[in-house]
């Protein structure tokens, strides 16, 4: 250089073109407790980036970026 795969919350993962992108753990607040832990309730938090297709895109197409694998 070329080919393939992946990129969603702090972390691990869902969402197979259609409702306000969900869950667990983690974090904050509250309840409980003499205190802590545990447990319960609750809050905030994400689609790598730029375009395109479509009535509608996390999803399909193209470029770029990052990571992994293959090839000489």
């Nucleotide at each position: 250089g070329c080919c393939c795969c992946a990129g969603u919350a702090g972390u691990u993962c869902a969402a197979u073109g259609g409702a306000u992108a969900g869950a667990a753990c983690a974090a904050g607040a509250c309840u409980c407790u003499c205190c802590u832990a545990a447990a319960g309730u609750u809050u905030a938090g994400a689609u790598g980036u730029g375009g395109g297709u479509u009535c509608g895109a996390c999803u399909c197409c193209c470029g770029c970026c990052u990571g992994g694998g293959g090839u000489a």
The RNA shown here (transfer RNA) has 72 nucleotides and comes from an uncultured Verrucomicrobiales bacterium. Rfam family: tRNA. The family's RNA type in Rfam is transfer RNA. Model confidence (mean pLDDT): 80 of 100.